Record summary
Predicted 3D model of a 730-nucleotide part of an RNA (large-subunit ribosomal RNA, domain II) from Candidatus Methylarchaceae archaeon HK01M.
[in-house]
Context: one part of a larger RNA
């Protein structure tokens, strides 16, 4: 992991609702008896309980068969009569007014009052018990553990060979002596080097589903001693034992281990077993030793009750508002500036002081310029009440109420708008509206919860929506006209290109010149007063200043740039001559180009495509979904015919669904009533056929060898894929 068996909302009591079903101002037995051999049944038993009237701590006092409105339903009437409209009553709804009591001077206020209830059963739910299963870490008490490893008592046992050589005893010297000294004995040592023993440094070697739940090699320490050890004792759990590490007390130790208390508790995880059908949500607000959790709201479902509105829509019209802008009227910043004031501050300055000029600041008004979320003289879209018209939903029953039962109180995203927090950063945080995904399938966007398109009962045809239409791959190698030449592009976003730059190109505008010949090219003149005054060493058109006039001409600046020490010299400006159709500046507006760097070789999804299958623009086919239509059926709600939940006929812009509520069924054990099959083969099994929307049914055929069904109603240890699930098998 696969299979097979097991395997999780129960049972009591009470309470509370709902439904049925007996009795009804009642209602109902308990405990016990009685019948019986004994039990089931059955029949007795109203003690007690509920309810029959409330208020008020309590003494205590102690309640309307009023009035109105009015559904439905029922009568009348009339009428264009399967119906409408008027009226009359109206159960049961509502509403006012009485009442009863408490309270209070009163006024008010509180609870009650125009009668239903009780007892069984059986679904919901709640409390209380282990309380749907399974799972702690801990705590408590009594036992067992010192064969591991720990101190410590008792009795035994062990430790090669070598080194070094303490005291001590002794022989020589030496000295008066004490003693030095010097050879030899001699064998001390928690002494050294190293076996056996014992340890376990490092390699962080080797193993590392190992040879081992601590082992293997190598290396290393220590080896006469606080050494090592056999075998017997003794100390025990909040206690021991500790050359001390919270270490060790049997692979367990910040409190051993086994059993009880035990089904410990657990807001935390995980798991919770057939089907079909209708309804369908919430992560919002308030509270909380509250933030993993509960409790009320809110949404959600069912059932009643009720009796005409009810709305996310549009339009209109009369109110409301202070945002968006804008504005500077007021408050409050803010640049320039005028004119006053200046008691208190700084500088300058006049004076011997006293005190005086000037000036800056400051402070007023005034003109202007700039602004503000917490500024407004002002003000849109928009929201929003309320009426009134249309939509739409609704007497085939809205709104609202009232009861039971939940689930939920981690929400996300961008999309979209609009803030605020950041950085007008984040797949960023915080919030508002709406839409979606959670709970939503299908088709497009490569591929992709939330982006487009569209809300899926079933089967079959068509026909469309996004999107597309060369090939993978369904439909145009469509048709006009443009633009790009970069493989730019083939990208609606999500999912990239900025400032800034191009005699790339294409179109637009607005100025101008031009067959009286522009523009460019190519060639001619390009003077004279005069070297213009000044300056300078010089200043001749050309360092510099200042002036820029006159004349001959087609035309030529008191000079564009090169050059010269200063002249000279080239050259432009301007005119001519050739040539002959456009040219010249400036702006805008397309599509390209540069700016353009990331780590294995690679992405328009790919192939590939510029003769576009690229980009704008306009048209015409087609292709594409669970979408719309068509047809055929199923269900579900509701309305007619009906006695009927069954049938017939019709209505539905009914039938997507997590948590979740509800209503219907299948199927398994087994009681009970009826009724059936089986040796001419029953359960079980193995492969098929047919039948139901499904859970399942039900025949056929072989194994197989003795049981097993149906209706009805009843009762339940009543369904398995998961729980690191439990037992076996494999």
């Nucleotide at each position: 992991g696969c299979c097979a068996g097991g395997g999780a909302g129960u049972u009591u009591a009470c309470c509370u609702u709902c439904a049925u079903g007996g009795c009804g101002a009642g209602c109902u037995u308990a405990a016990g008896g009685g019948u019986u051999a004994a039990a089931a049944g059955c029949c007795c038993g109203a003690a007690g309980g509920c309810g029959g009237a409330g208020g008020g701590a309590a003494a205590c006092c102690g309640a309307c068969u009023u009035u109105c409105c009015a559904c439905a339903g029922c009568c009348a009437u009339g009428c264009u009569a399967u119906g409408c409209a008027u009226g009359g009553u109206g159960a049961g709804g509502g509403a006012a007014g009485g009442g009863g009591u408490c309270u209070g001077a009163a006024a008010g206020g509180g609870c009650c009052u125009u009668u239903a209830g009780u007892c069984a059963u059986g679904g919901g739910g709640g409390u209380a018990a282990g309380a749907c299963u399974a799972g702690a870490a801990a705590c408590c008490g009594g036992a067992c553990g010192a064969u591991c490893g720990u101190g410590c008592c008792c009795u035994g046992a062990g430790c090669a060979g070598g080194a070094c050589g303490a005291a001590g005893c002794u022989g020589g010297g030496c000295g008066a002596a004490a003693g030095c000294u010097u050879g030899g004995u001699a064998g001390a040592g928690g002494u050294c080097c190293g076996a056996a023993a014992g340890g376990g440094u490092c390699c962080u070697g080797a193993c590392g589903u190992g040879c081992a739940a601590a082992u293997c090699g190598g290396u290393c320490c220590c080896c006469a001693g606080a050494c090592u050890u056999g075998g017997g004792g003794c100390a025990a759990g909040g206690g021991g034992c500790u050359a001390a590490a919270a270490g060790c007390c049997a692979a367990u130790c910040u409190a051993g281990u086994c059993c009880g208390g035990u089904g410990a508790u657990a807001g935390c995880u995980a798991g919770u077993u057939c089907c079909c059908a209708c309804c369908g949500a919430a992560g919002u607000g308030g509270a909380u030793c509250g933030c993993a959790g509960u409790c009320c709201u809110a949404c959600u479902u069912a059932g009643g009750u009720g009796g005409a509105u009810g709305u996310u829509g549009c339009c209109g019209a009369c109110g409301c508002u202070g945002u968006a802008g804008a504005g500077c009227a007021c408050c409050g910043a803010u640049g320039a500036g005028u004119a006053g004031g200046c008691a208190a501050g700084g500088g300058u300055u006049c004076g011997a002081a006293a005190g005086g000029a000037c000036u800056c600041a400051c402070c007023u008004a005034c003109u202007u310029u700039u602004c503000g979320a917490a500024c407004u003289c002002c003000g849109a879209a928009g929201g929003u009440g309320u009426c009134g018209g249309u939509a739409c939903a609704g007497u085939a029953g809205a709104a609202g109420c009232c009861u039971a039962g939940a689930g939920u109180c981690g929400g996300g995203u961008u999309u979209a708008u609009g803030u605020g927090g950041g950085g007008u950063a984040a797949g960023c945080c915080u919030c508002a509206u709406a839409a979606c995904c959670g709970a939503g399938a299908g088709g497009g966007g490569a591929a992709c919860a939330a982006c487009c398109c569209a809300g899926a009962c079933u089967a079959g045809a068509g026909u469309u929506a996004a999107g597309g239409u060369c090939c993978c791959a369904a439909a145009a190698u469509g048709u006009c006209g443009g633009c790009u030449a970069a493989g730019u592009g083939u990208c609606a976003a999500a999912c990239a290109g900025a400032a800034g730059g191009g005699c790339g190109u294409c179109u637009u505008c607005a100025c101008g010149c031009c067959c009286a010949g522009a523009c460019a090219g190519c060639a001619g003149g390009a003077a004279g007063g005069u070297a213009g005054g000044c300056u300078u060493a010089g200043a001749g058109g050309c360092a510099g200043c200042c002036a820029c006039c006159c004349u001959u001409u087609a035309a030529a600046g008191a000079g564009u740039g090169c050059g010269u020490a200063a002249c000279a010299g080239c050259u432009c400006a301007c005119c001519u001559g050739c040539c002959g159709a456009g040219c010249a500046u400036g702006g805008g507006g397309g599509c390209c180009c540069c700016g353009a760097a990331a780590a294995u070789g690679g992405a328009c999804g790919g192939g590939g495509c510029u003769c576009a299958a690229g980009c704008c623009g306009a048209c015409u086919a087609c292709c594409g979904a669970u979408a719309c239509u068509c047809u055929a059926g199923g269900c579900c709600a509701c309305g007619a015919g009906u006695g009927a939940u069954u049938c017939u006929c019709g209505u539905g812009c009914g039938u997507g669904g997590u948590a979740g509520g509800u209503g219907g069924g299948c199927g398994u054990g087994g009681a009970g009533g009826c009724u059936g099959g089986a040796u001419a083969g029953a359960a079980g099994u193995a492969g098929g056929g047919c039948c139901g929307u499904g859970a399942g049914g039900u025949c056929c055929u072989g194994c197989g060898g003795a049981c097993c069904g149906g209706c009805u109603c009843c009762c339940a240890u009543u369904g398995c894929a998961g729980a690191u699930c439990c037992u076996g098998g494999c």
It was read from a public genome assembly.
It matches the Rfam family "Archaeal large subunit ribosomal RNA". The literature on the family includes a 2001 paper in Science by Yusupov et al., "Crystal structure of the ribosome at 5.5 A resolution".